[in-house]
RNA sequence: UUAUCCAGAAAGACAGAGGGAAAGGCCCUACGACGUCUUAGCAACCUGUACCGGCUAUGCUUGUAAAAGGUGCUAAUUCCUGCUCCGCAAAUGCGCGGAGAAAGAUAA
Numbered sequence: 001u002u003a004u005c006c007a008g009a010a011a012g013a014c015a016g017a018g019g020g021a022a023a024g025g026c027c028c029u030a031c032g033a034c035g036u037c038u039u040a041g042c043a044a045c046c047u048g049u050a051c052c053g054g055c056u057a058u059g060c061u062u063g064u065a066a067a068a069g070g071u072g073c074u075a076a077u078u079c080c081u082g083c084u085c086c087g088c089a090a091a092u093g094c095g096c097g098g099a100g101a102a103a104g105a106u107a108a
Stems, first nucleotide, its partner, number of pairs: 001108005010039005018028003023081003040074003045070003049065003053061003078103001083100006
């Protein structure tokens, strides 16, 4: 920089108090979280493979399939919100819905 982020997928061992990025909220957690390791799984971003096509054709490529390799992931939509705009609602109220931005994560 580009693409994706409402789908999917957990057991065991070690260890022992925090964790969910940050603020607010709301959650998870001694019925053992977070983390590390092992095994398993999910997914299909990249490489490679197979197939139907296309083309300026000994290669390139849309699509599909599978999952061998490289990553990633396996509580909650990126857990929700924050900023802007639009619609509706409310008026000691500040909520609901939609679009976008920002931040973040992953891949190339």